[in-house]
Context: one part of a larger RNA
């Protein structure tokens, strides 16, 4: 010097991001106990007092309960009756000690505010929490061979259930609520019109040919003429090939509806008997312009906003103000008793956490054998 404990004058959080840590508190009885409050709580609230041990009251209340006695339906019965054993709690008086729940064990408390209604779950080995869940709400699908879900299928969950039931989706006890907008996504529903795929459908063209025809030339014949080769134009059916009109769902376009569906929820000017501010008016966009309640906020940059409160002193806390960079109502808005190993911020009480270190105990490490 580490670690794991003991005791410390005077101070009593000055420590520190923060009372981390540690100290206090503590059992059991009695006394007593605010605010709020869902009337159950809050509650062991909070603060107090006693607390071994020994005589006495005191042969203590009270239990339990023999013998004996009476009845009587003769019984494992009822009633009296009280021996003996047990046996608190309290009042007096003593007495030991530094202390009387002597030891071990065994809540620290208040107040004020944010979040989360609570008990519960959770990152198994760094997070436990305001996150998850959760009763209540509320939109939605779904008529049973239901919707949905695994599977190619068969076939199984849903469910031996049947809208008071099933899936999904949001919120998140409970109080008082829960405004506008359906242009844009998106879902529902409609069918008149525009588009519009494969199909159908088959005007024409194109290849290709029997055939007709023509130029040159040969060869029989030669009056017309027959036949060959080589080249050129026409070309019907067939066969393949390509194809225009027509016609051809749903979906989109279109019309509604629908926001506890995704979501959104202005700007600029001027005005009032000092000033200031604007209950008012004016124009512009817009689907519609933030309504109730909150509000420098787990949300405010400018900010350490501005006042008030606590302190000698307070970027935090706690009330208001609203200039809300960028709050707002089932991506719930605001309240809220009771909880909570959640966060902040204050007091009491304690205390080596500190001013500021000291001894001491055991056990390492360090030196020798």
């Nucleotide at each position: 010097c580490c670690c794991u404990c003991g005791u410390u004058a005077a101070g009593g959080a000055a420590c520190u991001c923060g009372g981390c840590a540690a100290a206090a508190u503590a059992g059991c009885a009695c006394c007593g106990u605010a605010a709020c409050u869902u009337a159950g709580g809050g509650a062991g609230a909070a603060g107090g007092u006693g607390u071994g041990c020994c005589u006495c009251c005191a042969u203590u209340a009270g239990g339990u309960a023999a013998a004996u006695c009476c009845a009587u339906u003769u019984u494992c019965u009822g009633g009296a009756g009280g021996a003996g054993c047990u046996g608190a709690a309290g009042g007096a008086g003593g007495u030991u000690g530094c202390a009387a729940u002597a030891g071990c064990c065994a809540g620290g408390c208040u107040g004020u505010a944010g979040c989360g209604a609570c008990u519960g779950u959770u990152u198994a080995c760094u997070a436990a929490a305001a996150a998850c869940a959760c009763a209540g709400g509320a939109c939605u699908c779904u008529g049973c061979a239901a919707a949905g879900u695994c599977g190619u299928a068969a076939g199984a969950c849903g469910a031996c259930g049947u809208a008071u039931a099933g899936g999904g989706u949001c919120u998140g006890a409970c109080g008082c609520c829960u405004g506008c907008c359906c242009a844009g996504u998106g879902c529902u529903g409609g069918a008149a019109g525009g588009u519009u795929a494969a199909g159908a459908u088959g005007a024409g063209c194109u290849g290709u040919u029997a055939g007709c025809u023509u130029u040159u030339u040969c060869c029989c014949a030669u009056u017309u003429g027959g036949g060959g080769a080589a080249g050129g134009g026409c070309a019907a059916a067939g066969c393949a090939g390509u194809g225009a009109c027509u016609u051809g769902a749903a979906g989109c376009c279109c019309c509604a509806g629908u926001a506890a569906a995704c979501g959104g929820c202005g700007g600029c000017c001027g005005u009032a008997a000092c000033u200031a501010u604007a209950a008012c008016g004016g124009u512009c966009c817009u689907a519609a312009g933030g309504u109730a309640g909150c509000g420098a906020a787990a949300u405010u940059c400018c900010u350490u906003g501005u006042c008030g409160g606590g302190u000698a002193a307070g970027u935090u806390c706690c009330g208001a103000c609203c200039u809300g960079c960028a709050c707002g109502a089932a991506u719930g808005g605001c309240g809220u008793a009771a909880c909570g190993a959640c966060u902040g911020c204050a007091g009491c009480g304690c205390u080596g956490u500190c001013u500021c270190a000291a001894c001491g105990a055991g056990g390492g490490a360090c030196u020798c054998a």
Large-subunit ribosomal RNA, domain IV from a Thermodesulfobacteriota bacterium, 369 nucleotides, folded computationally. The full RNA is in RNAcentral, with records from ENA. Lineage of the source: Bacteria > Pseudomonadati > Thermodesulfobacteriota. Model confidence (mean pLDDT): 86 of 100.